[in-house]
RNA sequence: CGAACCCGCGCGGGAGAGCCGGAACGGCCGCUCAGGCCGCACCCGGCGCCGAAGGAGCAAGUCCUCCCCGGAAUCUCUCAGGCACCCCUACCGCCCGGGCUAG
Numbered sequence: 001c002g003a004a005c006c007c008g009c010g011c012g013g014g015a016g017a018g019c020c021g022g023a024a025c026g027g028c029c030g031c032u033c034a035g036g037c038c039g040c041a042c043c044c045g046g047c048g049c050c051g052a053a054g055g056a057g058c059a060a061g062u063c064c065u066c067c068c069c070g071g072a073a074u075c076u077c078u079c080a081g082g083c084a085c086c087c088c089u090a091c092c093g094c095c096c097g098g099g100c101u102a103g
Base pairs, nucleotide, nucleotide: 001103005099006098007097008096010094011093012092013091018047019046020045021044022043025039026038027037028036029035048083049082050081054079055077056076057075062072063071064070
């Protein structure tokens, strides 16, 4: 000097999963009364669903490990989170900084 590796900032890319009922709200009709119809993120309840913050588990499958033992995750489970849009998101790419270090 310095590949690879690890950590962090920034930028870019980046999914998934809903219905029903009710209240409230808004609009329309109405003899402006009674009431009816439509819409709806948020709120409540019921059932369902997603999985890529986090968490848990190796029981299944997969990968790693010389076999067992064991470990890991994009696997499984859904505790948490989420299911209009947006935000966030594992993961990937680029840049910068730091650490370590083959050479």
This is a predicted structure of a 103-nucleotide RNA (Glycine riboswitch aptamer) from Kitasatospora phosalacinea. The model forms 89% of the base pairs in the Rfam consensus. Its mean pLDDT, the model's own confidence on a scale to 100, is 78. NCBI's taxonomy places the organism under Bacteria, Bacillati, Actinomycetota, Streptomycetaceae, Kitasatospora.